[in-house]
RNA sequence: GGACAACGUUUCUAGGGUUCCGGCCUCAGGCAUCUACGGAUGCUGCGAGGUGUCAGGUCCGAGAGAAACGCGCCGGUUCCACGAGGACUCGGCGGCACGGAGGGACAAAAGCCCGGGAGAC
Repeated sequence: GGACAACGUUUCUAGGGUUCCGGCCUCAGGCAUCUACGGAUGCUGCGAGGUGUCAGGUCCGAGAGAAACGCGCCGGUUCCACGAGGACUCGGCGGCACGGAGGGACAAAAGCCCGGGAGAC
C1' cells in the first nucleotide's frame, strides 16, 4: 500500500424534528350578558393564521444501543444411508470499534443515508 471479511430482519430505546391529530395564542363568525351605544366580558362549532423554548399522539430513528427470531461455522446424542452425507435435537462461537466538517431524503430534523467514509490511534 492492497484484497477479503467483520451476518440478516423485526420490534423497541437513546435521539429527532413538525406533515397530520391534539395543545396554546391571535383574528373572523355565532350565542349570551352589560353598555355611556364607542364598545366590553364570557362561551362556542365544521373557519383562518401563528407557535415544536409544545415533557403529548402519529411519524423518522442507531456500524460503533437493547431484545427476539433467523442465518453461518464447530462439536455431541439418536435415527436414516453402501458411501459422500442427511433429519430432528442439544451445546458453543459470530470478536473489536475514537470519529469531524459538509452534503442528501422525507413535512422537517436527527446517532437516518453518504459512512466501520475523511481523519485519528
A computed fold for a 121-nucleotide RNA from an uncultured cyanobacterium, annotated as Guanidine-I riboswitch aptamer. Its Rfam family is "Guanidine-I riboswitch aptamer". On this family, see Reiss et al., Structure 2017: "Structural Basis for Ligand Binding to the Guanidine-I Riboswitch".